[in-house]
Context: one part of a larger RNA
RNA sequence: CCUGCGGCUAGACGGAAAGACCCCGGGAGCUUUACUAUAGCCAAAUAUUGAGUUUUGAUGGUGGAUGCGUAGAGUAGGCGGUAGGAUUUGAAGUCUUGGUUUCGGCCAGGAUGGAUCCAACAAUGAAACACCGCUCUUCUUCUGUCUUGAUUCUAACUUCGUUACUCGCAUUUGCUCGCAAUUUAUUUGCGGAUAAAUGCGAGUAACGAGGAACAGUGUUUGGUGGGUAGUUUAAGUGGGGCGCUUUUCUCCUAAAAAGUAACGGAGAAGUUUAUAAGGUUGGCUAGCUCCGGAUGGAAAUCGGAGCGAUAGGGCAAAGCCAUAAGCCAGCUUAACUGCAAGGCGGAUAUGCCGCGCAGAUGCGAAAGCAGAACUUAGUGAACCGACCUUGGUUAGUAGAACCGAGGGAGAUCAUCAACCAAAAGUUACCCCGGGGAGACCAGGCUAGUAGAGCCCGCGAGGCCAUAUCAACGGCUCUGUUCGGCACCUCGAUGUCGGCUCAUCACAUCCUGGGACUGUAGAAGGCCCCAAGGGUUCGGCUGUUCGCCGAUUAAAGUGAUUCGUGAGUUGGGUUCAAACCGUCGUGAGACAGGUUGGUCCCUAUCUACCGUAGG
Repeated sequence: CCUGCGGCUAGACGGAAAGACCCCGGGAGCUUUACUAUAGCCAAAUAUUGAGUUUUGAUGGUGGAUGCGUAGAGUAGGCGGUAGGAUUUGAAGUCUUGGUUUCGGCCAGGAUGGAUCCAACAAUGAAACACCGCUCUUCUUCUGUCUUGAUUCUAACUUCGUUACUCGCAUUUGCUCGCAAUUUAUUUGCGGAUAAAUGCGAGUAACGAGGAACAGUGUUUGGUGGGUAGUUUAAGUGGGGCGCUUUUCUCCUAAAAAGUAACGGAGAAGUUUAUAAGGUUGGCUAGCUCCGGAUGGAAAUCGGAGCGAUAGGGCAAAGCCAUAAGCCAGCUUAACUGCAAGGCGGAUAUGCCGCGCAGAUGCGAAAGCAGAACUUAGUGAACCGACCUUGGUUAGUAGAACCGAGGGAGAUCAUCAACCAAAAGUUACCCCGGGGAGACCAGGCUAGUAGAGCCCGCGAGGCCAUAUCAACGGCUCUGUUCGGCACCUCGAUGUCGGCUCAUCACAUCCUGGGACUGUAGAAGGCCCCAAGGGUUCGGCUGUUCGCCGAUUAAAGUGAUUCGUGAGUUGGGUUCAAACCGUCGUGAGACAGGUUGGUCCCUAUCUACCGUAGG
C1' cells in the first nucleotide's frame, strides 16, 4: 500500500411514511339570534258536513214613541197644508200604576168624574203650537236575512263488540293420486287434490253500544321550527390572523415627452349654485407699507403717495387668471333641440375636447358671444319592475292588456368593470391535493440590537486624566442574543433539558512567567505572555439559567445543525381523554394552569477503534 474480519455509529442533509405543524386550493363533521328551505308541532279557513233551540251584533220591513238655550202659558225636530179639530164611542180636573227624562215635565194604561178641551187671533220668539201629510235624530214591539257564542239531536263520519257469510294462512284427522327409497309388502320421505274441525287475519252485511257534525282525512294560509337538508362565510397582505385598505380627484416619489410600483410620503371627494355662484353687455381692481385725519384704539370709514397679485376664485391640492377666470350692476335662461368633420386617451368598455351645419332663443349699437359653472373630483354598466310621450298589434266603439321607439326616476350594486333577490362561525376528531412560490427549528446574508477591543479624555481618584474608574462622542471587530430578509430543505434537515462520549478556539477560572500599582508585607487591582494539565459534590425546579448549602488552586467563556435521539432518556414542549379559570349564545378557543399519554431500523459506503492475511 491492497484486501478481509470483528466492532462502533459521526456523516452519506441515512432508510421508512408525496409533513400531521404553517399557508393556499378542495372537502367533510359540528354550532348558531348566518342565508334559504323543510320534517314535525300549533292555529285558522274550506271540503267531507247535516237538522233544531237559544244568544250577540248588523241590516231591511212594520207599529208606537222621542226631540227642552233665552223669550214665550211651556219640552217649538224639519218642510208644507190648514181654520178648524177632539168629545156621551166619555172632555177638563183628581187619584193611582208603569215607562222615559234635560228632574221642569212628557207618554201610555186603569179608576173616578160628567161637559167642555185645544187651535187660530193676541203676546213672545230666529221659528207658533190644534188637526193632516211627508220626512230626520234617538229609543222600542214584532218579524225576515246574515253573523257571533253556547247547547241539543242523529243520519254522514269514526271507535269497540257480537253474529253470519266469503277468502287466505297454519295445525290436526280422514279419503285418495304420483315419485323415490326400503326391512319386499310393510313402512318412511317428498309433492299434489279433496273433506271436516280448531286457531289467526282480511273483507262484506246486519245488529248493539260509545263519540259525533267534533274528531280524522284532503287543500290553502299564517306562526314556530339547527330536529333535518343544501350552501355561503371576498381579495390584498415582506407567512397567516388581528388591524388597515379596495372607487374617484390633487401633489411628490417619477429619473427635463407620455406613462410608471410599494401596507412609499401628504391631503381631499361621494357636493353646491335660480333672490345664481349660469349667459351676455358695460364698468371696476386686491392686499400691504408710509404720511395725514373727530369719536377711533394694532386694525372700521376718508384723502395722498409708493410697492405690485402675497388678495380672491363655494370646498383639497396643483396649474392658471389683471384682456382678468376676481368684484359690481342691467337685461336674461344656450344649465337649448337634432347632429357632428376631426382628434386626446385607452386592451376593451367607460371617459374627454371639438371646428362646423340646421332649427329656435338670450345679451350687445355692432363685430360677436352663449351647447352651464377658472380647469382637473362630486360617481354606477346590464337585468328588473314602476312613470311620461309616441307608434303599432288585438279589436264593433271606448277602455284595458301586449309589443316597439324616445325620455327620465329607483343602488355606500363603496369588494365602487357591479357572482346570487337572498348568507355567519368552528374543528386539537379531522380528510385530500399542493407549496420551501410561504411561517415555525437549524443553516445562510445582514449586524439595527447584543458582546468585545481601540481612539479622544468631561470628570472622579485628598493633589494628580491615564494605579483604578470614566461622561459626551468616534473607529473597528465577532457572528454567542433579540431581530430584519425569505436563499436551500414542507415526495420530512426529529424540535428543550439531562445522561454518555467528547473535539476545537482563547476573548484564561486555576496552576506557570513578566511589567505597572494609590505595590511596606500578605492579600488584591489592571495589563502582557501562556491552551500543557485541570476546572467539585449536593438542595429546588423539566428546566438551560438562576438562587441556596458545603468545599476548592479553580469551580472559565464560547463553537461544534443552540455538538451528540440509525447512542440513550422523554421530565418539558406539541395530537386524540379529562378538570379549573377566562372568553364565546354556541360548536369551541387561550406563548394560561393541571393529570395522563406507543421514541422503529440486524450498518451497504465513508469515517473511527481493534485485528488478520497478502
Annotation: A computed fold for a 614-nucleotide part of an RNA from an uncultured bacterium, annotated as large-subunit ribosomal RNA, domain V. Rfam family: Bacterial large subunit ribosomal RNA. Gene Ontology terms of the family: ribosome and structural constituent of ribosome. The coordinates come from a structure-prediction model, not an experiment, and the mean pLDDT is 82.